[in-house]
RNA sequence: UCCUUAUCAAGAGUGGCUGAGAAAACAGGUUCGAUGAAGCCCGGCAACCUGACAAAUAUUGUUGAUGGUGCUAAAUCCUGCGGUAUCACCGGAAGAUGAGGA
Numbered sequence: 001u002c003c004u005u006a007u008c009a010a011g012a013g014u015g016g017c018u019g020a021g022a023a024a025a026c027a028g029g030u031u032c033g034a035u036g037a038a039g040c041c042c043g044g045c046a047a048c049c050u051g052a053c054a055a056a057u058a059u060u061g062u063u064g065a066u067g068g069u070g071c072u073a074a075a076u077c078c079u080g081c082g083g084u085a086u087c088a089c090c091g092g093a094a095g096a097u098g099a100g101g102a
Base pairs, nucleotide, nucleotide: 001102002101003100004099005098006097007096008095013042015041016040017039021032022031023030026080027079028078029077043072044071045070048068049067050064051063052062053061054060055059076094081091082090083089084088
């Protein structure tokens, strides 16, 4: 980098360093930011891998948080393509994260 698969409306800081941008990319909106953005550290959340236990054992359930990730404004911030009963809903694409594979 590519493929498969699961999840993506819940949850998480009045901390430290730093100092101007940020919300993936493109376009259009909207919003956050000197009352401190992004980044780093610490803290925290969650429970994918993982530990324990149980069962009807290719798996499922309950529970934990030592370890590996992840996440920590707003639905993946919203729209972009298709459908419908069109102030909306459903699906798709793209993307993010985990696990497995090439």